The RNA shown here (transfer RNA) has 72 nucleotides and comes from Vicugna pacos.
[in-house]
RNA sequence: GAAGGUGUAGUUCAGUGGUAGAGUAUGUGCUUAGCAUGCACAAGGUCCUGGGUUCAAUUCCCAGCACCCUCA
Numbered sequence: 001g002a003a004g005g006u007g008u009a010g011u012u013c014a015g016u017g018g019u020a021g022a023g024u025a026u027g028u029g030c031u032u033a034g035c036a037u038g039c040a041c042a043a044g045g046u047c048c049u050g051g052g053u054u055c056a057a058u059u060c061c062c063a064g065c066a067c068c069c070u071c072a
Base pairs, nucleotide, nucleotide: 001071002070004068005067006066007065010024011023012022013021018055026042027041028040029039030038048064049063050062051061052060
């Protein structure tokens, strides 16, 4: 220098053009003599940034940024 991929909750990852979810972690309650385990509930999100298309964009298109990988 060129091609490709990834970016979503504290963390690991799903997700699909129509109000964004799971596991785990955190908090509260129940259970226990107490702890652990288990169960229930809750909180936690600028869906990397900007622009475009659309009635509507996390999703489609373009550019940028960061990271990964391949080639030179």
Its Rfam family is "tRNA". It is annotated as a transfer RNA. The organism belongs to Vicugna, within Eukaryota.